The RNA shown here (SAM riboswitch aptamer (S box leader)) has 104 nucleotides and comes from Oryzomonas japonica. Of the family's consensus pairs, 90% are formed in the model. Taxonomically the source falls in Oryzomonas (Bacteria, Desulfuromonadia, Geobacterales, Geobacteraceae). It matches the Rfam family "SAM riboswitch aptamer (S box leader)". About the family: The SAM riboswitch is found upstream of a number of genes which code for proteins involved in methionine or cysteine biosynthesis in Gram-positive bacteria.

RNA sequence: ACCUUAUUGAGAGUGGUGGAGGGAAAGGCCCGACGAAACCACAGCAACCGGCCCCAUACAGGGCGUCAGGUGCUAAUUCCUGCCGGUACCGGCAAAGAUGAGGU
Repeated sequence: ACCUUAUUGAGAGUGGUGGAGGGAAAGGCCCGACGAAACCACAGCAACCGGCCCCAUACAGGGCGUCAGGUGCUAAUUCCUGCCGGUACCGGCAAAGAUGAGGU
């Protein structure tokens, strides 16, 4: 990098360096000198893997339990947007993205 699969409305920030951008893409709409991106430090959250515990127990599976070891994450539903159905708005499905796990 590619393939498969699960999840994707909750949750979680302070300081330093840095100086103008950022929110994946396009269009909107937002965030940003009351300092953007990026990097560093410490802290936090708890999605997946993992450990422990409970249920179940042939395997498999389940927990709105716990830990924070491995990744990850810490503005707005993945910020919204495509298709379908209902009254502004709501619901369902899809596409793309993101994250984890397995594989090539």